[in-house]
RNA sequence: CCCCGAAAAAGGCAACCCGGCGGCAACGCCGGCACGCAGAGCCACCGGCCCCGAUUGGGGCAGCGGAGUCGCCGAA
Numbered sequence: 001c002c003c004c005g006a007a008a009a010a011g012g013c014a015a016c017c018c019g020g021c022g023g024c025a026a027c028g029c030c031g032g033c034a035c036g037c038a039g040a041g042c043c044a045c046c047g048g049c050c051c052c053g054a055u056u057g058g059g060g061c062a063g064c065g066g067a068g069u070c071g072c073c074g075a076a
Base pairs, nucleotide, nucleotide: 004074005073012037013036017032018031019030020029021028022027035063041069042068045066046065047064048061049060050059051058052057
């Protein structure tokens, strides 16, 4: 350094639900809560799922998997 993810520390994220706002919708943003997460950071490139639509298209999910990219800590 790579693989890997035990124990611990610092710090981080935040499902469901509730309230507000936006969107036809999938869903998004903000606040509260805390199911969980070692990337639950970023990114729709590949696969997958979802919505609108009607033929081809437009959109959503990064907390479904992979690729790419940038990273914290540290044993076997």